This is a predicted structure of a 72-nucleotide RNA (transfer RNA) from a Gammaproteobacteria bacterium. NCBI's taxonomy places the organism under Bacteria, Pseudomonadati, Pseudomonadota, Gammaproteobacteria. Rfam family: tRNA. The family's RNA type in Rfam is transfer RNA. The coordinates come from a structure-prediction model, not an experiment, and the mean pLDDT is 82. The sequence is in RNAcentral, with records from ENA.
RNA sequence: GGGGCGUUGGUCGAGCGGAAAGGCGCGGCUCUUUCACAGCCGAAACCGCCGGUUCAAGUCCGGCACGCCCCA
Numbered sequence: 001g002g003g004g005c006g007u008u009g010g011u012c013g014a015g016c017g018g019a020a021a022g023g024c025g026c027g028g029c030u031c032u033u034u035c036a037c038a039g040c041c042g043a044a045a046c047c048g049c050c051g052g053u054u055c056a057a058g059u060c061c062g063g064c065a066c067g068c069c070c071c072a
Base pairs, nucleotide, nucleotide: 001071002070003069004068005067006066007065010024011023012022018055026042027041028040029039030038048064049063050062051061052060
């Protein structure tokens, strides 16, 4: 330099264009003498950034940034 893949709550990680699952963690309640376990409830991401397409974009297209891999 060329090519491919990836970037989504604190963390891991789903998401055939109709608008964000789940696990862990965190908070509250129930249970328990208490803790833990278990059960229930809840908070928390406008999806790496900037544009484009579309009635509508996490999703499709372009550029850029960062990470990993391959080629030179």